Predicted 3D model of a 72-nucleotide RNA (transfer RNA) from Ziziphus jujuba var. spinosa. The organism belongs to Ziziphus jujuba, within Eukaryota. RNAcentral holds the sequence, with entries from Rfam. Rfam family: tRNA. Rfam classes the family as a transfer RNA. Its mean pLDDT, the model's own confidence on a scale to 100, is 81.
[in-house]
């Protein structure tokens, strides 16, 4: 230089073009003599950035960007 893969809640990860969840955590009560364990409820994300296609984009396309691995 050129290929491939990933970037989504504080973490790890789901999401077949139609309201972005899930587990963990986190706050706040239940339970307990009291902490652990259980348990109810609640917070939290404009999906790396930037155009484009569509009614309608986390999803489908173009660059660009940060990381991984590879070719030369």
């Nucleotide at each position: 230089u050129c290929c491939u893969c990933a970037g989504a809640a504080g973490c790890u990860c789901a999401g077949u073009g139609g309201u972005a969840g899930a587990g963990c955590a986190g706050u706040c009560g239940g339970c307990u003599g009291u902490u652990a364990a259980c348990u109810a409820a609640c917070u939290g994300a404009c999906u790396g950035u930037a155009g484009g296609u569509u009614u309608g984009a986390a999803u489908c396309c173009u660059a660009c960007u940060u990381g991984g691995g590879g070719a030369g």